[in-house]
Context: one part of a larger RNA
RNA sequence: UGACGGGGGCCCGCACAAGCGGAGGAACAUGUGGUUUAAUUCGAUGAUACGCGAGGAACCUUACCCGGGCUUGAAAUGGAGAGGAAUUGGGGUGAAAGCCCUAAGCCAGCAAUGGCCUCUUUGUAGGUGCUGCAUGGUUGUCGUCAGCUCGUGCCGUGAGGUGUCGGCUUAAGUGGCACAACGAGCGCAACCCCUGUCGUCGGUUGCCAGCGGGUCAUGCCGGGGACUUCGGCGAGACUGCCACCGUAAGGUGCGAGGAAGGUGGGGAUGACGUCAAAUCAGCACGGCCCUUACGUCCGGGGCGACACACGUGUUACAAUGGGGGGUACAGAGGGCUGCUACCUAGCGAUAGGAUGCUAAUCUCGAAAGCCCCUCUCAGUUCGGAUCGGAGUCUGCAACUCGACUCCGUGAAGUUGGAUUCGCUAGUAAUCGCGCAUCAGCCAUGGCGCGGUGAAUACGUUCCCGGGCCUUGUACA
Numbered sequence: 001u002g003a004c005g006g007g008g009g010c011c012c013g014c015a016c017a018a019g020c021g022g023a024g025g026a027a028c029a030u031g032u033g034g035u036u037u038a039a040u041u042c043g044a045u046g047a048u049a050c051g052c053g054a055g056g057a058a059c060c061u062u063a064c065c066c067g068g069g070c071u072u073g074a075a076a077u078g079g080a081g082a083g084g085a086a087u088u089g090g091g092g093u094g095a096a097a098g099c100c101c102u103a104a105g106c107c108a109g110c111a112a113u114g115g116c117c118u119c120u121u122u123g124u125a126g127g128u129g130c131u132g133c134a135u136g137g138u139u140g141u142c143g144u145c146a147g148c149u150c151g152u153g154c155c156g157u158g159a160g161g162u163g164u165c166g167g168c169u170u171a172a173g174u175g176g177c178a179c180a181a182c183g184a185g186c187g188c189a190a191c192c193c194c195u196g197u198c199g200u201c202g203g204u205u206g207c208c209a210g211c212g213g214g215u216c217a218u219g220c221c222g223g224g225g226a227c228u229u230c231g232g233c234g235a236g237a238c239u240g241c242c243a244c245c246g247u248a249a250g251g252u253g254c255g256a257g258g259a260a261g262g263u264g265g266g267g268a269u270g271a272c273g274u275c276a277a278a279u280c281a282g283c284a285c286g287g288c289c290c291u292u293a294c295g296u297c298c299g300g301g302g303c304g305a306c307a308c309a310c311g312u313g314u315u316a317c318a319a320u321g322g323g324g325g326g327u328a329c330a331g332a333g334g335g336c337u338g339c340u341a342c343c344u345a346g347c348g349a350u351a352g353g354a355u356g357c358u359a360a361u362c363u364c365g366a367a368a369g370c371c372c373c374u375c376u377c378a379g380u381u382c383g384g385a386u387c388g389g390a391g392u393c394u395g396c397a398a399c400u401c402g403a404c405u406c407c408g409u410g411a412a413g414u415u416g417g418a419u420u421c422g423c424u425a426g427u428a429a430u431c432g433c434g435c436a437u438c439a440g441c442c443a444u445g446g447c448g449c450g451g452u453g454a455a456u457a458c459g460u461u462c463c464c465g466g467g468c469c470u471u472g473u474a475c476a
Base pairs, nucleotide, nucleotide: 001476002475003473004472005471007470008469009468010467011466012465013464015460016459019423020422021421022420023419026315027314028313029312030311031310032309033308034306035305042053043052064301065300066299067298068297069296070295077123078122079121080120081119082118083117084116087104088103089102090101091100092099093098106115107114108113126290127289129288130287131286135284136283137279138278139277140275142273147186148185149184150183151182152181153162154161155160166177168175192267193266194265195264197235198234199233200232201231202230203229207224208223211222212221213220238261241255242253243252244251245250304442317416321375322374323373324372325371326370327369333364334363335362338357339356342353343352344351345350382413387408388407389406390405391404392403393402429452430451431450432449433448434447435446
C1' cells in the first nucleotide's frame, strides 16, 4: 500500500421487512448429468453452465457410427506435356455415390492464338484434428456500482502519501464550503433514440364536422382540412416562481401554474481493472499433428436411447370456474414459389374455383370482456396425459423421427415438505396477437405488441451484495 475480520461508524440496492404471484408435489415439453449404445458429434459447469451456442437435427444440416466409393482430390491456383474439344442425351450395374459402354457434337479471330474439358506430372490443396494456459477479435461478470488515475507542487531516507481526506449534500469523486495543494483525464451527468402536451407546415392510400348526391347498408361518390391521424420543423421543465429550513450546495411543501416536477417514463451508452472466466466449432492466427486419410462423395443409422437425478417452462387440480349461444374493442408486424376477400365441398384439418394487393389502398386478424342459458362441488360436463381407429398437409421420402383434424379412450392431479424465485405502477398478475429461423415442424422456446389491471413498503435490528472512512493483523 492492499486484502481480510463471526472489528467499528456512515450509506445504498426487491437485500431484508410489508405485500402479490410462482418454483419445490402431478402429467407433459425442453436442456443437462448419469447410464446405455456401433454412434448416442462437440462445446458451456457456483453466482457468471443447464428452452445456453441451436433465430427450426426426418434426408440435407452433421461435425458421430456402420457400409460402399475417390486419391491433384468436393472447391481454389501456378508451371510442363498429351489428347479431345464446349454441350446434350441413351444403355448396363448399383442402395446411392460411383464405375463401365455408347450416340450426336465447339466458339471467337484473316491468322498466330485464346477460351473450355479430360488424362499424366510437379508446386500444392484439405482437416468442425490438438492447444482459449501461445493469440487477435468478440463476450459474460463484479456493475450503470461510483469509482480509477495523471501533471506540477509539497511531505517522507524510501516503499509511498497528499490531491481523492473533513463536516454538509447528491442517484453520482453530484455539488458547494473548508484544506499544501493547484489543475487535468477516463468514468457520472448532458448531447442521441422512443414515449407523454401544444403550435406550425403538408393532405394520399388516412380522416368526415358542416354542404350536395346515392344505397338495404358502408367516406360509397362530389367535395372539404375542421377533427382523428401520419411525419418534418419548433415550443415546453430550468428547483425557473412562492413559502419555510440552510452560510452555500441543497432539502421540504395535498404550494402555484402546467400535459408533464425535481434524472417525467423507457432505451442505447458499461471507466481502470477482476475471474490464466468463455470461445481455435463463427471468423482470423502461432505452434503441433493427419496426407490412398484425422481429407472427401454417397446410402442407412445416430444426435430423438431411458431403472434414474437436477434446472427452465407449459397445462392443471376448478364455480372469480367448465360448456353452449349471441355480441364489442387493439397495437406492432408480415405478404409475389407470398397473404388471400368471396363462393362451393367437407363435422374438421383442408381441398377446388375465383378476386384484390409489390400494400396507410388488398389481405393475415384478437382473447380475456359483456348479455342469456346450463352444470351444483363430484376425481365431476374439472383435468387432459396415454392409447386405438380414420384422415389432412408439407416434402423425393413422415418406420426409426413431423405438425394438424375427427371419433373413441380417459391416467396422474383435490394447491404441493425442507427450502427457494420474481416483482415497487401501467409494474406484478392475467389475456390474446405478430415476427425471425422456416418446404414442413416437434415453439409450451426467443424477440416484440397491445387489452384488462392490483396489493404493499412501518422501517434498516437481522440475511446477501456493494461503496466511503476508520481500526487490528500469525496474510501478500
Small-subunit ribosomal RNA, 3' major domain from an uncultured Bacteroidota bacterium, 476 nucleotides, folded computationally. The full RNA is in RNAcentral, with records from ENA and SILVA. Its mean pLDDT, the model's own confidence on a scale to 100, is 82.